Model confidence (mean pLDDT): 89 of 100. Small-subunit ribosomal RNA, central domain from uncultured Alcanivorax sp., 350 nucleotides, folded computationally. Rfam family: Bacterial small subunit ribosomal RNA. Its family is annotated with ribosome and structural constituent of ribosome in the Gene Ontology.

Context: one part of a larger RNA
RNA sequence: CUGGGCGUAAAGCGCGCGUAGGCGGUGUGUUAAGUCGGAUGUGAAAGCCCAGGGCUCAACCUUGGAAUUGCAUCCGAUACUGGCACGCUAGAGUGCAGUAGAGGGAGGUGGAAUUUCCGGUGUACCGGUGAACUGCGUAGAGAUCUGAAGGAACACCAGUGGCGGAGGCGGCCUCGUGGACUGACCCUGACGCUUAGGUGCGAAAGCGUGGGGAGCAAACAGGAUUAGAUACCCUGGUAGUCCACGCCGUAAACGAUGUCUACUAGCCGUUGGGGUCCUUAGUGACUUUGGUGGCGCAGCUAACGCGAUAAGUAGACCGCCUGGGGAGUACGGCCGCAAGGUUAAAACUC
Numbered sequence: 001c002u003g004g005g006c007g008u009a010a011a012g013c014g015c016g017c018g019u020a021g022g023c024g025g026u027g028u029g030u031u032a033a034g035u036c037g038g039a040u041g042u043g044a045a046a047g048c049c050c051a052g053g054g055c056u057c058a059a060c061c062u063u064g065g066a067a068u069u070g071c072a073u074c075c076g077a078u079a080c081u082g083g084c085a086c087g088c089u090a091g092a093g094u095g096c097a098g099u100a101g102a103g104g105g106a107g108g109u110g111g112a113a114u115u116u117c118c119g120g121u122g123u124a125c126c127g128g129u130g131a132a133c134u135g136c137g138u139a140g141a142g143a144u145c146u147g148a149a150g151g152a153a154c155a156c157c158a159g160u161g162g163c164g165g166a167g168g169c170g171g172c173c174u175c176g177u178g179g180a181c182u183g184a185c186c187c188u189g190a191c192g193c194u195u196a197g198g199u200g201c202g203a204a205a206g207c208g209u210g211g212g213g214a215g216c217a218a219a220c221a222g223g224a225u226u227a228g229a230u231a232c233c234c235u236g237g238u239a240g241u242c243c244a245c246g247c248c249g250u251a252a253a254c255g256a257u258g259u260c261u262a263c264u265a266g267c268c269g270u271u272g273g274g275g276u277c278c279u280u281a282g283u284g285a286c287u288u289u290g291g292u293g294g295c296g297c298a299g300c301u302a303a304c305g306c307g308a309u310a311a312g313u314a315g316a317c318c319g320c321c322u323g324g325g326g327a328g329u330a331c332g333g334c335c336g337c338a339a340g341g342u343u344a345a346a347a348c349u350c
Base pairs, nucleotide, nucleotide: 004321005320006319007304008303012318014201015200016199017198021194022193023192025088026087027086028085029084030083031082033081034080035077036076037075038074039073040072041071042070049065050064051063052062053061054060091191092188093187095185096183097182098181099180103177105175106174107173108172109171110154115149116148117147119145120144121143126135162169163168206247207246208245209244210243211242215241216240220236221235222234223233258317259316260315261314262313263312266295267294268293269292270291271290272289273288274287275286276285277284299306300305323350324349325348332343333342334341335340
């Protein structure tokens, strides 16, 4: 180097965009770089291999051949790959008309509930637990009725429903905005796929500055429990949770399943479009297309299971794996305010 793998055994980067590179639809012509054929030169000798010869044989020595799979030059071939030229429309994209949606951003606004405060009524408990205690309350609590303030989250609708590349997204309204899907055509004419580096996004927690702070609640305090209880339970409670801007860059970031393309039995739901038919006007049936689910044939799989949303059959490109521990650690580099992240060993040991 070839050869094996990556749902659960080790192994798919958290997810996009995209550079180099790799790969790339269809027709004609041309070129002849790759590719193929032939010739010439060269590829030292010895050795290896083959056929002879010489030591009585052998080892050994010797003659000739073959081999030296390579390189260079020349002459040809042109199917495939490449280069060049001109085309094509099935890939890709633009335009037109529509559709659905918690997709993202900004501003505004609504009601329920919790809490606190003012006031009224009212009197002895309330709260909490397995049971209690700490706690609150005669300085009038809890309960109940008005009013006010403030913050956070949006019950029902709600659905293996929808949208998004992933993280994720849920009251209502407005503004501007990204993507997807459908339809019949128009236009461009391979403009495509993947993607090392790079770059952007990226839950929660955490960090910086300034706000905000209702509820909840690490830390902390007290009370219980217990042999103890640095816990589970209870009463409090600060960071934080919220907002703006800037960092961090990690997760069981999961479908533990990279992206793209083509092909390969069916059946049943659901969601967004299109079409046809019947029509009792309720919609129904059939069909087509994009999602999202449940079964299942072939096939695959160690089994579990997967099964047109493949883990089937193939192709293109990238990433990753190579016994357990040591260790995702040390050292060094890079990044970070820090916390730390990323890249990533070895000794030793089983």
The RNAcentral record of the full RNA draws on ENA and SILVA.